This is a predicted structure of a 345-nucleotide part of an RNA (small-subunit ribosomal RNA, central domain) from Thermonema rossianum. RNAcentral holds the full RNA, with entries from ENA and SILVA.
Context: one part of a larger RNA
RNA sequence: CUGGGUUUAAAGGGUGCGUAGGCGGCCUUGUAAGUCCGUGUUGAAAGGCUACGGCUUAACCGUAGUAAGGCAUGGAUACUGCGAGGCUUGAGUACAGUGGGGGCAGAUGGAAUUGGUGGAGUAGCGGUGAAAUGCAUAGAUACCACCAGGAACACCGAUAGCGAAGGCAGUCUGCUACGCUGUAACUGACGCUGAGGCACGAAAGCGUGGGGAGCAAACAGGAUUAGAUACCCUGGUAGUCCACGCCGUAAACGAUGGAUACUCGGUGUCAGCCCGCUGGGGUUGGUGCCUAAGCGAAAGCGAUAAGUAUCCCACCUGGGGAGUACGCCGGCAACGGUGAAACUC
Numbered sequence: 001c002u003g004g005g006u007u008u009a010a011a012g013g014g015u016g017c018g019u020a021g022g023c024g025g026c027c028u029u030g031u032a033a034g035u036c037c038g039u040g041u042u043g044a045a046a047g048g049c050u051a052c053g054g055c056u057u058a059a060c061c062g063u064a065g066u067a068a069g070g071c072a073u074g075g076a077u078a079c080u081g082c083g084a085g086g087c088u089u090g091a092g093u094a095c096a097g098u099g100g101g102g103g104c105a106g107a108u109g110g111a112a113u114u115g116g117u118g119g120a121g122u123a124g125c126g127g128u129g130a131a132a133u134g135c136a137u138a139g140a141u142a143c144c145a146c147c148a149g150g151a152a153c154a155c156c157g158a159u160a161g162c163g164a165a166g167g168c169a170g171u172c173u174g175c176u177a178c179g180c181u182g183u184a185a186c187u188g189a190c191g192c193u194g195a196g197g198c199a200c201g202a203a204a205g206c207g208u209g210g211g212g213a214g215c216a217a218a219c220a221g222g223a224u225u226a227g228a229u230a231c232c233c234u235g236g237u238a239g240u241c242c243a244c245g246c247c248g249u250a251a252a253c254g255a256u257g258g259a260u261a262c263u264c265g266g267u268g269u270c271a272g273c274c275c276g277c278u279g280g281g282g283u284u285g286g287u288g289c290c291u292a293a294g295c296g297a298a299a300g301c302g303a304u305a306a307g308u309a310u311c312c313c314a315c316c317u318g319g320g321g322a323g324u325a326c327g328c329c330g331g332c333a334a335c336g337g338u339g340a341a342a343c344u345c
Base pairs, nucleotide, nucleotide: 003317004316005315006314007299008298012313014200015199016198017197021193022192023191025087026086027085028084029083030082031081033080034079035076036075037074038073039072040071041070042069048066049065050064051063052062053061054060090190091187092186093185094183095182096181097180098179099178102176103175104174105173106172107171108170109153114148115147116146117145118144119143124135125134161168162167205246206245207244208243209242210241214240215239219235220234221233222232257312258311259310260309261308262307265290266289267288268287269286270285271284272283273282274281275280294301295300318345319344320343327338328337329336330335
């Protein structure tokens, strides 16, 4: 470079916004750059292709013809491009409804755990497969009352909802973003994708300062065991929580990039609207299951495609070495990004 691929065999970027670029709806018209046709010219030889011929054949060689390409010029105008004008179905706006654990901030509630104080009460409690460490006559555990503090929100709760992803759940208030439906009033292709770039991004981890109930890496002890740097038990510090700033990873998964169109049905469910109105039916958008055709190596997928097509991006190219080394970039560090080769099977 070309081909074939990317759910599970190697392979979809964690997600979004968006620059360049690539691609792009319907109609009219101009132009003629791409495109197509003709003519001229160039296209050394060798080489290529075709035909014929020479060495017994072939390789090889000879002769003839010819191609792609460049330039100039005349023409064609379906398609693409460019210019002009128009359109409304793509996209957006407006208006009217409507939905939700979407986000941020503040306030607030009860249950429970733990601790403290007081009451009442006595010999055990706790824990396990069984125990022991541990706690307890300096009065524990169990019970009652009050107080303190931190974290998380049982039931509702779902096969449910929202969000681009990560993710989001007690209740209330404020601020804020979004989706969907209906109307078809307005703009008039304003679109899709998106290398770089920028932003967001669970948990753990890091910095500074707070906070610390429960849980709990590390650590200590008790058990188990041949040993037990584990699994079990008793403790327990970082951390988990908050503010601000970093990190930028993941089985960041639907292991399935985004957009648009098309392709038999059945059955749930969420939100809105319409018809009927006791039940039921339709429609738009979401979310599930089963399936026709089709696809698939199969498992399976099947209008939420892995089907049929088009556009754009990312990625793969045998296993190990290796997501390593080196270099560069980023980071306080931890480490992250990019990412080989020798060698070996």